[in-house]
RNA sequence: GGCCGGACACCGCCGAACCGGCGACCGGAUGUCCGGCGCCGGACCGGGGACCCACCGCAGUCUUGGGGUGAAGCGCCGACCGGCUCCACCGGUCGGGCCGGGCGAUCUCCCCGCCCGAACCCGUCAGCUAACUCGGUAGGCGGUCGAUGGAGAACAG
Numbered sequence: 001g002g003c004c005g006g007a008c009a010c011c012g013c014c015g016a017a018c019c020g021g022c023g024a025c026c027g028g029a030u031g032u033c034c035g036g037c038g039c040c041g042g043a044c045c046g047g048g049g050a051c052c053c054a055c056c057g058c059a060g061u062c063u064u065g066g067g068g069u070g071a072a073g074c075g076c077c078g079a080c081c082g083g084c085u086c087c088a089c090c091g092g093u094c095g096g097g098c099c100g101g102g103c104g105a106u107c108u109c110c111c112c113g114c115c116c117g118a119a120c121c122c123g124u125c126a127g128c129u130a131a132c133u134c135g136g137u138a139g140g141c142g143g144u145c146g147a148u149g150g151a152g153a154a155c156a157g
Base pairs, nucleotide, nucleotide: 010143011142012141013140014139018042019041020040021039022038023037025036026035027034028033043137044136045135046134047133048132053127065125066122067121068120069119073098074097076096077095078094079093080092081091082090083089099117100116101115102114103113104112106153107152108151109150110149
């Protein structure tokens, strides 16, 4: 000097997952500071829950049960693999189409580019829903680069 990794601080992203107060608790500092944890309040998010509306006929068959958070969907097209030797059917993977979501550093729109389309929960049960009521405030990432794009608005100096 280069590369890789880690810690702290700061800035930023997905997400509701943030703000304030108190504490005789824990940790780090030595500065009356920072963080964790507990409690309280606010704020935000989600579930249950009337009238009205919607659903709700009869018969038969059957668990394809039904439902929730979330963008995380499609009786779409093609190829390959497996269930099964073939067809049909089912499932998985890959590619594509439609559709949904995020980022590009004040905000909105347009253009362009880069990504995501998971996971989990309730437990046979729940449409909407005022009052009421029950919960959550996690986790995971990036950072010297840039989309130095256009239009408008706002803010600051």
c-di-AMP riboswitch aptamer (ydaO/yuaA leader) from Candidatus Blastococcus massiliensis AP3, 157 nucleotides, folded computationally.
The sequence was found by an Rfam model in a public genome assembly.
Its Rfam family is "c-di-AMP riboswitch aptamer (ydaO/yuaA leader)". Its family is annotated with cyclic-di-AMP binding and regulation of gene expression in the Gene Ontology.
The model forms 92% of the base pairs in the Rfam consensus.
The prediction has a mean pLDDT of 75.